RNA sequence: CCACGAAAAGGGCAAUCCCGGGGAAACCCGGGUUCGCAAAGCCUCGGGCCUACCGAGCGCCGUUCACACGCGCGCUCUACGGCGGCCGGGCUGCCGAA
Numbered sequence: 001c002c003a004c005g006a007a008a009a010g011g012g013c014a015a016u017c018c019c020g021g022g023g024a025a026a027c028c029c030g031g032g033u034u035c036g037c038a039a040a041g042c043c044u045c046g047g048g049c050c051u052a053c054c055g056a057g058c059g060c061c062g063u064u065c066a067c068a069c070g071c072g073c074g075c076u077c078u079a080c081g082g083c084g085g086c087c088g089g090g091c092u093g094c095c096g097a098a
Base pairs, nucleotide, nucleotide: 004096005095012037013036017032018031019030020029021028022027035085041091042090043089045088046087047086048083049082050081055077056076057075058074059073060072061070062069
C1' cells in the first nucleotide's frame, strides 16, 4: 500500500415513530427519538423498487345537428419525479489484529 473487520479508543450517521414545514404523489427538509450501520460518506452510471402532476389511450358524462370541445369523472400506460438504509459500479475516508 492492497485486501480484510476481531478487540479497543475517539468520534460519525440515524430506520421507525412524534412535531413543524415543502410536494399532486412517491418522498424530501428541520427538531426530538435511536432500529441499525465500517463507508448508513459523496455520485446516481446499470439493474430493481415507489409515485404519476403533466401527457397519451379507452370508457362515461356534459355540450354540439355533427365534427370538435371540456380546470369534468373513472380505468390503464408513461419518468422528465423519487428511494439509494435493495443489489452492483465509481470517487474519497477513521482505527487496527489474524

The RNA shown here (c-di-GMP-I riboswitch aptamer) has 98 nucleotides and comes from an Acidimicrobiia bacterium. Its Rfam family is "c-di-GMP-I riboswitch aptamer". Its family is annotated with cyclic-di-GMP binding in the Gene Ontology. The sequence was found by an Rfam model in a public genome assembly.